[in-house]
RNA sequence: GCCGCGGUAGCUCAGUGGUAGAGCAUGCGACUGAAAAUCGCAGGGGCGCCGGUUCGAUCCCGGCCCGCGGCACAA
Numbered sequence: 001g002c003c004g005c006g007g008u009a010g011c012u013c014a015g016u017g018g019u020a021g022a023g024c025a026u027g028c029g030a031c032u033g034a035a036a037a038u039c040g041c042a043g044g045g046g047c048g049c050c051g052g053u054u055c056g057a058u059c060c061c062g063g064c065c066c067g068c069g070g071c072a073c074a075a
Base pairs, nucleotide, nucleotide: 001071002070003069004068005067006066007065010024011023012022013021018055026042027041028040029039030038048064049063050062051061052060
């Protein structure tokens, strides 16, 4: 330098045009003599960044940034 995959909640991931969800974690409650476990509820993100297409973009297109893998070049 080229190619591929990925970047979404504190963490791990889903969602692939119609306005974002799960598990774990956290807080509160129920249960218990009290805990643990279990169950219920709640808070928390507008989707890496900048443009474009569209009535509408996390999703499609272009560029850039970051991570992982492969190939190549140089030494």